[in-house]
Molecule: transfer RNA
Organism: Clostridiales bacterium
RNA sequence: GCUUCUAUAGCACAACGGUAGUGCGGCUGCCUUGUAAGCAGCGGAUGAGGGUUCAAAUCCCUACGGAAGCU
Repeated sequence: GCUUCUAUAGCACAACGGUAGUGCGGCUGCCUUGUAAGCAGCGGAUGAGGGUUCAAAUCCCUACGGAAGCU
């Protein structure tokens, strides 16, 4: 330099173009003499800029970041 993949919550990951979820973690309450475990609830995210569409996490483009391969 070229090609491909990747970017979603604190961490690890899901999500046919049509309500953004799960596990662990966090907080609150219940339970317990207390802690742990258990149960119930709460909060928290689509990296940036454009485009297509009635509607974009999803499709297209650009640059940046990360990974792999080739040279």